[in-house]
RNA sequence: GAGUUCGUAGCUCAGCCGGUAGAGCACGUGACUUUUAAUCAUGGGGUCGUGGGUUCGAAUCCCACCGAACUCACCA
Numbered sequence: 001g002a003g004u005u006c007g008u009a010g011c012u013c014a015g016c017c018g019g020u021a022g023a024g025c026a027c028g029u030g031a032c033u034u035u036u037a038a039u040c041a042u043g044g045g046g047u048c049g050u051g052g053g054u055u056c057g058a059a060u061c062c063c064a065c066c067g068a069a070c071u072c073a074c075c076a
Stems, first nucleotide, its partner, number of pairs: 001072007010025004019056001027043005033037001049065005
């Protein structure tokens, strides 16, 4: 330098064909008893990497950029 994959909640990750953004863990609250905590119930938490484009409508399609991983090339 080129290519591929990836970026979604605090963490790890789903999200089929474009149609109201989700789960587990963590955290708050309540109940309970087996009390450094477990179990159950419930609640809060999202610029979907950034900026544009297409569309009635974009996490999803297109373009550019940023970041990460991998492969290839280059390189004493």
This is a predicted structure of a 76-nucleotide RNA (transfer RNA) from a Hyphomicrobiales bacterium. It was read from a public genome assembly. It matches the Rfam family "tRNA". It is annotated as a transfer RNA.